RNA sequence: AAGACCAGAGGGGAUGGAGUCCCCCUUGAACCGCGAAAGCCGCCGAUGACUCCUACUGCCCG
Numbered sequence: 001a002a003g004a005c006c007a008g009a010g011g012g013g014a015u016g017g018a019g020u021c022c023c024c025c026u027u028g029a030a031c032c033g034c035g036a037a038a039g040c041c042g043c044c045g046a047u048g049a050c051u052c053c054u055a056c057u058g059c060c061c062g
Base pairs, nucleotide, nucleotide: 009026010025011024012023013022016053017052018051019050020049021048033043034042035041
C1' cells in the first nucleotide's frame, strides 16, 4: 500500500411509541402512499414483517 474477514456508528422503510428480525442509504444519500398533473376533492394506512401499547372511528352491552 492493497485485498479478505470480523465488529461497529449514524440516517431511513406514507400518521405516535416499545421489542425482535429484515431491507435500503452514507449526506448532491436512502425515504417522503394512490387517483397522469392540479385541487379547498376522493381512496387508503398508525408495522417493511411479527408481537404489543397508545390515539382515532364504528358497533354492542352496562
The RNA shown here (Fluoride riboswitch aptamer (crcB RNA motif)) has 62 nucleotides and comes from Desulfovibrio sp. UBA6121. The model forms 100% of the base pairs in the Rfam consensus. It was read from a public genome assembly, where an Rfam model found it. It matches the Rfam family "Fluoride riboswitch aptamer (crcB RNA motif)". A reference for the family is Baker et al. (2012), "Widespread genetic switches and toxicity resistance proteins for fluoride", Science. Rfam 15.1 lists 2,293 matches to the family in 1,982 species.